[in-house]
Predicted 3D model of a 317-nucleotide RNA (Bacterial RNase P class A) from an uncultured Flavobacteriaceae bacterium. It matches the Rfam family "Bacterial RNase P class A". It is annotated as a ribozyme. Rfam's curators write: Ribonuclease P (RNase P) is a ubiquitous endoribonuclease, found in archaea, bacteria and eukarya as well as chloroplasts and mitochondria. The sequence was found by an Rfam model in a public genome assembly. The model forms 99% of the base pairs in the Rfam consensus.
Parts: sequence; structure tokens; C1' cells
RNA sequence: CAAGCAGGCCACCUUAUCGCCCCGUCGAUCGGCGGGGAGGAAAGUCCGGACACCAUAGUGCGGCAUAGCGGGUAACGCCCGUCGUCCCGAUCUUGUAUCGCGACAGGACAAGUGCAACAGAAAGUAUGUACAGGUUAAGCUGUAGUGAAAUCAGGUAAACUCUAUGCGGUGAAACGUCACGUAAAUCGAUGUUUGAGGGCGGCACGUCCGAAUCGAAGGGUAGACGGUUGGAGCCUUUGGGCGACCAAAGGCCUAGAUAAAUGAUAGGGAAGUCCCAUUGGGGCUUUACAGAAUCCGGCUUACGGCCUGCUUAUUUU
Repeated sequence: CAAGCAGGCCACCUUAUCGCCCCGUCGAUCGGCGGGGAGGAAAGUCCGGACACCAUAGUGCGGCAUAGCGGGUAACGCCCGUCGUCCCGAUCUUGUAUCGCGACAGGACAAGUGCAACAGAAAGUAUGUACAGGUUAAGCUGUAGUGAAAUCAGGUAAACUCUAUGCGGUGAAACGUCACGUAAAUCGAUGUUUGAGGGCGGCACGUCCGAAUCGAAGGGUAGACGGUUGGAGCCUUUGGGCGACCAAAGGCCUAGAUAAAUGAUAGGGAAGUCCCAUUGGGGCUUUACAGAAUCCGGCUUACGGCCUGCUUAUUUU
């Protein structure tokens, strides 16, 4: 100097003018003033919940998920610690050793069924390629060769499976309230305790509700409000803990749109990059991935700049 890995921070800032949305206040209308306005992933819809409804909601089968031990959390398939296994490096006591950095969805292969190209004679209770020993005979024995693996073989379970444990559903287009309007009518079939139909994850049983259900033709309407953002919330300090995290004190309020607002122009600055060149000047870029839609905790994926640490290789000293 370059590349890779891991972690942390940022994700442009500011001024002026105009425009859009929300809240508060003054006006009494169409304006004034003040405050605020898209992310670390808002993405994927993969997990776990809050909330709402089914709803009083069982048993078995099937399905799905998890998997050493302990802890954290509202909870989790997430996170932390420790043990174990593996990769790399170092050390000396050369060992089933110690240390460091990292990876791991880490129960069971003698319950069963599968899978393993090529090479090799042969990949399973299969097999004569070579040499040697041995036998009535015999891969009966040993060695070599091929291969990741060659004699009741070992390997493999985010292979099927088995064991243990666990699991209601739906999803804000959930739901709730109000207003308006007709046709709560017509025709047909079935049914009313001889129970049609519906609910309980998929099926079966069981159980509960139930007087209406299905179809045809035709008529009326589709508007407003809530849910909707004050939270398992955020920040600082102190204490406890190896840590995830917990507790206390103090402070803060930071989108709420509804066909979907959060923008445009101009100047300056930061950062990056290129050129000239040396305490500097000039140019370019407005910076990558990307835009809330009930909300929160994770995981996964995408990606620019800076900083720190480690590793690899080269050059110089």
C1' cells in the first nucleotide's frame, strides 16, 4: 500500500423563498402565529407477541416446530454464558495437553428404510487384482493396490424416520359505533326436536348453537367516526451482573396519511473523487440500499463513507 473478516458511528448539514400534511392557538371564515413531519433496514412476510373477534371450547389421529446445560426476555425457532465438536495459529510438558481467534439448528445410526459419482476385482453381510501362508476344499489368514470409506465395515438424520417436549384460528380490508335507504317483500326446494344448517385448525368422534337454510329473479345502499399512535417507549446518570440484561433517580414526547402528505429552487458548508500543484487552487457528485400504512421484540437479505482490531501477501527499513 492492497484485499478479506469482525465490531462501532453516520446515512448529509445549514440559510432564504414557495408548496403539501398534522397538532395547538387566535380569528370567524378560506387567513395569522407557534411546534412537528419517512428507515437502519421502513424490505422479506420468516418467527414471537400486544390488541380485536370467533368462544363456553374436549379427545384421538395427522401435521408443524424445537433439541447439551444454565440464564435473559412479555414471548420466541431470538440473545448471553458455559460445556462439547471442528478450522486456523502459537507455546512446551509433545499430550484425548494449554492458550488465543473463529464456526456450529449440538438428542438418537444396534428400531427400521435410504444415499455415496469417479476410481477399483468388488461399496455390503458384497468381493479373487497381485504377493505370501494355509486347506479335502474354501476370502480361511496377512500384506499391497484403488478410493473419503474395503470383513457381523464405518459415514450421513436443515436424509425419511425414532425419542423427548411444545403448538386453537383469523388479521386493522381485524373489529366497533352512528347515519342513510329499500322489498324484513315475491317464487321454488329442504327443514323446524324424526334437527336442514352452522361453530370447535385438516380428518374422525364428541359436544354446543339452531329456526331457518339454499337457489332464482328483482330492489336499495356503499357515507362518517373510532381503532390510529404515550409505548413490554426513548435518553442520561448511578448501582448490580463475566454477559445478555435488571433496578433506581432525573429528563423527553419525536409522522399519522387514507389513494395515500413528509417536496422544489438558489447559496454556503461537510464528505468523497479527479486535475494542477504544494501550507493551496479549480472542477464534478447531492452521495449506496432504498420510502411509513395497527404497533412492538427478533432473524434474514440489500448497501455507501469513516474509525478500530485481526488475518493474508508484497515492498522498504